Two RNAs folded together computationally: RNase P RNA and transfer RNA, 460 nucleotides in total. The coordinates come from a structure-prediction model, not an experiment, and the mean pLDDT is 77. Rfam match: Bacterial RNase P class A. The family's RNA type in Rfam is ribozyme.
RNA sequence: CCAGACGGCCGGACGACCGCUGAAGCGAAAGCGACAGAGGAAAGUCCGGGCUCCACGGGAAUACGGUGCCGGCUAACAGCCGGCGGGGGUGACCCCAGGGAAAGUGCCACAGAGAGCAGACCGCCCAACGGCUUCGGUCCGCGGGUCAGGGUGAAAGGGUGCGGUAAGAGCGCACCGCAACCUGGGCAACCGGGUUGGCAUGGCAAACCCCACCGGGAGCAAAACCGAAUAGGGGCGGCAGAGCGGCCGCAAGGUACGCUCGGGGCUAUUUCCGGCCCGCCGCCCGGGUUGGUUGCGCCAGGCGUGCGGCAACGUACGUCGCAGAGGAAUGGUCGUCCUGCCUCCAGGGGCAGACAGAACCCGGCUUACAGGCCGUCUGGCAGG
RNA sequence: GCGCCCGUAGCUCAAUGGAUAGAGCAUCAGACUACGGAUCUGAGGGUUGGGAGUUCGAAUCUUCCCGGGCGCGCCA
Numbered sequence: 001c002c003a004g005a006c007g008g009c010c011g012g013a014c015g016a017c018c019g020c021u022g023a024a025g026c027g028a029a030a031g032c033g034a035c036a037g038a039g040g041a042a043a044g045u046c047c048g049g050g051c052u053c054c055a056c057g058g059g060a061a062u063a064c065g066g067u068g069c070c071g072g073c074u075a076a077c078a079g080c081c082g083g084c085g086g087g088g089g090u091g092a093c094c095c096c097a098g099g100g101a102a103a104g105u106g107c108c109a110c111a112g113a114g115a116g117c118a119g120a121c122c123g124c125c126c127a128a129c130g131g132c133u134u135c136g137g138u139c140c141g142c143g144g145g146u147c148a149g150g151g152u153g154a155a156a157g158g159g160u161g162c163g164g165u166a167a168g169a170g171c172g173c174a175c176c177g178c179a180a181c182c183u184g185g186g187c188a189a190c191c192g193g194g195u196u197g198g199c200a201u202g203g204c205a206a207a208c209c210c211c212a213c214c215g216g217g218a219g220c221a222a223a224a225c226c227g228a229a230u231a232g233g234g235g236c237g238g239c240a241g242a243g244c245g246g247c248c249g250c251a252a253g254g255u256a257c258g259c260u261c262g263g264g265g266c267u268a269u270u271u272c273c274g275g276c277c278c279g280c281c282g283c284c285c286g287g288g289u290u291g292g293u294u295g296c297g298c299c300a301g302g303c304g305u306g307c308g309g310c311a312a313c314g315u316a317c318g319u320c321g322c323a324g325a326g327g328a329a330u331g332g333u334c335g336u337c338c339u340g341c342c343u344c345c346a347g348g349g350g351c352a353g354a355c356a357g358a359a360c361c362c363g364g365c366u367u368a369c370a371g372g373c374c375g376u377c378u379g380g381c382a383g384g
Numbered sequence: 385g386c387g388c389c390c391g392u393a394g395c396u397c398a399a400u401g402g403a404u405a406g407a408g409c410a411u412c413a414g415a416c417u418a419c420g421g422a423u424c425u426g427a428g429g430g431u432u433g434g435g436a437g438u439u440c441g442a443a444u445c446u447u448c449c450c451g452g453g454c455g456c457g458c459c460a
Base pairs, nucleotide, nucleotide: 001380002379003378004377005376006375007374008373009372010371012337013336014335015334016333017332018331020037021036022035025032026031039355043366044365046364047363048362049361050360051219052218053217054216056274057273058272059271060270061269062268064215065214066213067212068211069083070082071081072080073079084098085096086095087094088093099210100209104208105207106204107203108202121150122149123146124145125144126143129141130140131139132137158176159175160174161173162172163171177199178197179196180195181194182193183192184191185190223294224293225292226291233285234284235283236282237281238280239279241261242260243259244258245257246255247254248253263278264277265276266275287459288458301320302319303318304317305316306315307314308313338353339352340351341350342349343348344347385456386455387454388453389452390451391450394409395408396407397406402440411427412426413425414424415423433449434448435447436446437445
């Protein structure tokens, strides 16, 4: 210098004037008004929590949903950090939904001889018999052996080599792989070593499923208080029986209107223990209101330093106070600069300033983002 | 704010993870007709909304985006 990898940051700056939202304070009031006023993603709403409510609280089982190598961090997580294994790259480094296929079920199209109790199409080899014959059989049929080779496929029942054999084959042996056992290291995932076994058990679980662990539901339109208005209305259905009374009916009978026993309900289902309430639940029609306050900005808070830890993170001290609404505010103009583009031309002129915009809050993930800056590292070329 | 559903040819819809994604209407061309319609024959038209992944193989399974639709206030 060129090419690249990883991590972090900024994302127009300053000043003046005029507005908008909130608001300490001043004022009898009208009003004036210090000060503050979008983001790294405020977004998607994909996860995890806080908070609030739902008469429920605890135990067990089932269903449903989710997570899935190991250890740690955290309020928690599908997040983060550090390792392990596999894959890619010359390398810095990057990627992996990464448990179980020896519990069971299912699927593996087409092609191919054979696709799950493997399999003889070509080829190779053997020999009895029959045929053919130039009498030699490098021929044909039939029968058998074989899985090394060809061919098919995404995948063909370990790989390479030597021996062996009629030809072959873990048939035998060496090395590699695999399995079981023993053993050393590590908290563990896993790694290393040894012995034995000729090898059995193909893939798919982002197919059902099995195993382990986690999960009650709803959501600030949660919820509480104050106020206003209306018709505290009507219908249908479901969940249980008995007795007495009431009501309806001429009667048979009917009826969740009341009492007792019994029973029912309590936010997926069943069951047990305790507790609470007694009628509960669902659907439809109709009526009223679209007000105020709280929730609501001080909290897993930001920044700095020290200590512990490889790190995520934890802890101690100091310091700061930092938007909040009705869905609506958070802007505009001018001047001087910055960056980019265009233009006349060596000095001006014009245009533009990424993605996007809070609404209960927080921790993550994912997605969008013009341009620029900083740090660490890798490979190549050249020079010292 | 929360929940649910959908996306396949111009339109309406099919397709058990399996070969080159089909059907009707519409469009175009030809035939028939004096001409047009109807009818007959044939043709064209697809990033299965987009990207990534799982798988031998994806419209279908998983995930992340994009677009569209529906429902839910309070009191009594």